[in-house]
Order: sequence, then structure tokens, then C1' cells
RNA sequence: AUGAAAGCAAGAGGAGAGACUGCUGUAUGCAGCGCCGAAGGAGCAAGCAAAUUUGUGAAUCUCUCAGGCAAAAAGACUCUUGCUAGACG
Repeated sequence: AUGAAAGCAAGAGGAGAGACUGCUGUAUGCAGCGCCGAAGGAGCAAGCAAAUUUGUGAAUCUCUCAGGCAAAAAGACUCUUGCUAGACG
């Protein structure tokens, strides 16, 4: 400076799966069975290090603890804008 990565805020987009059954004091209540994975959480391969035990080790993979299964809310991730920032020149 015509400003990379990263962080924060706002806006937009954003999948999946029972508007299931029963009870009742009718509370987004309790219980039961069936399902979903993209909040969060947990697990590990190669590799690397150590040395034959071990440690480290990613995810949109796996598990479903949690969360969710009409709408609403939430929602990984993506984009835009603004601010911080300052790789690089």
C1' cells in the first nucleotide's frame, strides 16, 4: 500500500430423521419404542518420536453421551460487509 492467514461482530444461505404411542397434574411434562448427525463431546489410521511395552496423531470418518426428529429455535460449513491485524512487497 491495490493487504495473505487468523480473530471478532452483523447479515444471508444452510441437511438429516416419528406433527409416533401411552399417562397425566396440560407442563415445550413424564415414560416407551423407532430414527438423525452438521452445535458441543468422545474415539482412532498412516506418519513421527521413543525403543520391541509407550507417547503423539485429523476429519464432513466412527460413536450417539449430549443435542435433534411439523413450525419456531438451534445448526457444522460457505459467502458478503465492517473492525482488529500485518504475512508479503
Glycine riboswitch aptamer from Guptibacillus hwajinpoensis, 89 nucleotides, folded computationally. The model forms 91% of the base pairs in the Rfam consensus. The sequence is in RNAcentral, with records from Rfam and Ribocentre. Its mean pLDDT, the model's own confidence on a scale to 100, is 81.